[in-house]
Context: one part of a larger RNA
């Protein structure tokens, strides 16, 4: 390559959308590409295989047969793939009418609490640790009470609750706006499923441009500790944390579990719907979408997973193939950089 794999041993792309391509539901009729049968030519001798003969046996040597699983003509056949045509509704999807939700966007509003800065009492210490000490304070702090100003985050509700594809989303009001669930009916009529390539989102932190800066705080100063302390602890403290716009594309972007689809014991809880019982209640049943915990059967090295499977099958994609070197180097592509991304070798054990 083939084979076996990917929760934790190497391995599921951070996630969507989607081109090509794979793959794909019921029923009827047709063609026969694929498919299954026969024949006909061909598939050189040799050699392998079988059966004879020949050298006293053999190895060799020779005769016929087999086989050559293959191609290529031409007949049948027509169940499954596959083309056409017609038709269906259980996949998919639209109408309608209810339902929840920190789903995104943009805009005002609001209390709490730090800080700062008036002003009023008040006075001698506050602050800080293990224990001090840099620091602040009699130029009146620190405590109290009134008032102002800014920024930034939004306690209780708060939950293995809820939304969302994923990062992720949490005061309150209005505006725009995606998605999902649940009922019943009508329509459309496979329109689906995966998804190389592309393209679109992406935490913090980090860039550029111009704004903000309340706290907090990488560097940094200073004070302790220490044998030293380029730290853990203490007192400031700039960048960044905010906010607009463009950039970056990385994370233990974790369920360390790809994405859809059937199917396979049961119990206990919680979210949103929806129907139903009576004794109408903190009530019990059935039902569906999610969301936990426990467990049959299976599965697994084992831990453990179990209808939200790591069970049992199907489609598609991605990925691994001893440690190290190394996610390096070099080229290519992106990026302003910082650096992603693709991705070896030697040479070692």
């Nucleotide at each position: 390559c083939u084979g076996g794999g990917c929760g934790u041993a190497a391995a599921g792309c951070g996630c969507g959308c989607g081109u090509a391509g794979g793959u794909g539901g019921u029923u009827u009729g047709u063609u026969a590409a694929g498919u299954g049968g026969a024949a006909u030519g061909u598939g050189a001798a040799a050699g392998c295989c079988c059966u004879g003969g020949g050298c006293u046996c053999a190895a060799c040597c020779u005769a016929g047969g087999a086989a050559u699983u293959g191609c290529a003509u031409c007949c049948c056949a027509a169940a499954c793939u596959g083309g056409c045509a017609a038709a269906c509704u259980a996949g998919a999807g639209u109408a309608c009418a209810a339902g929840a939700g920190a789903g995104g966007g943009g805009u005002g509003u609001g209390g709490a609490a730090u800080u700062u800065c008036c002003u009023g009492u008040g006075u001698a210490g506050c602050g800080g640790u293990g224990a001090a000490a840099u620091g602040c304070g009699u130029a009146g702090a620190u405590a109290u009470a009134g008032g102002a100003a800014g920024g930034a985050a939004c306690a209780u509700c708060a939950g293995u609750g809820g939304c969302g594809a994923a990062g992720g989303c949490g005061a309150c009001g209005c505006c725009c706006u995606g998605g999902c669930u649940u009922g019943a009916u009508a329509c459309u009529g496979a329109c689906a499923c995966u998804g190389a390539g592309g393209u679109g989102c992406g935490a913090a932190a980090g860039c550029g441009u111009g704004g903000g800066g309340a706290g907090c705080a990488a560097a940094c100063a200073g004070g302790a500790u220490u044998a030293g302390a380029u730290a853990c602890c203490c007192u400031g403290g700039u960048a960044g944390u905010c906010c607009a716009c463009g950039c970056c594309g990385u994370a233990a972007a974790c369920g360390a579990u790809g994405u859809c689809u059937a199917c396979u014991a049961g119990c206990c809880g919680u979210u949103g719907g929806g129907g139903g019982a009576c004794u109408u209640g903190a009530u019990c049943c059935c039902u569906u979408a999610g969301u936990g915990g426990c467990g049959a059967a299976g599965c697994u090295a084992a831990c453990g997973c179990g209808a939200u499977a790591a069970g049992u099958a199907g489609a598609c994609c991605g990925c691994c193939u001893g440690g190290g070197g190394a996610g390096u180097a070099c080229g290519g592509u992106c990026g302003c950089a910082a650096g992603a991304u693709u991705a070896a070798a030697a040479c070692u054990c």
Description: Small-subunit ribosomal RNA, central domain from an uncultured Pseudomonadales bacterium, 349 nucleotides, folded computationally. The full RNA is in RNAcentral, with records from SILVA. The coordinates come from a structure-prediction model, not an experiment, and the mean pLDDT is 89. Its Rfam family is "Bacterial small subunit ribosomal RNA". Gene Ontology terms of the family: structural constituent of ribosome and ribosome.